[in-house]
Overview
The RNA shown here (SAM riboswitch aptamer (S box leader)) has 107 nucleotides and comes from an Actinomycetes bacterium. The coordinates come from a structure-prediction model, not an experiment, and the mean pLDDT is 81. Its Rfam family is "SAM riboswitch aptamer (S box leader)". Rfam's curators write: The SAM riboswitch is found upstream of a number of genes which code for proteins involved in methionine or cysteine biosynthesis in Gram-positive bacteria.

């Protein structure tokens, strides 16, 4: 590259530079954006995966709970909805599924 397990309807944003696009690709929606997208930096926040700490079982292996804020993410709108299956012939709502994200391994 790939691949394996957990999440994913919760929570958080200002200012400078900058200037026209952005919501991850493609379709269809659908919203955001010159009252400043997108990317940068700068401060500051949310959360609690992974590490440290502490407590409880436990032979172990782990496994539960707390606290903490080092490693990471994250700061419109359910991962913005849908695309493929199924309730259920359509809508429409639900449920799963690919597919993306992130986290912690394996390779």
């Nucleotide at each position: 590259a790939c691949u394996u397990c957990a999440u994913c309807c919760a929570g958080a944003g200002c200012a400078g530079c900058u200037g026209a696009g952005g919501g991850g690709u493609c379709c269809g929606g659908c919203c955001c954006g010159c009252g400043g997208a997108a990317g940068c930096u700068g401060c500051g926040g949310c959360a609690a995966c992974c590490a440290c700490c502490g407590g409880c079982g436990g032979u172990a292996a782990u496994g539960c709970c707390g606290a903490c804020a080092g490693g990471u993410g994250c700061c419109a709108a359910u991962u913005c909805c849908g695309g493929c299956c199924c309730g259920u012939c359509c809508a429409u709502c639900g449920g799963g599924g690919a597919a993306g994200a992130u986290g912690a391994g394996g390779g």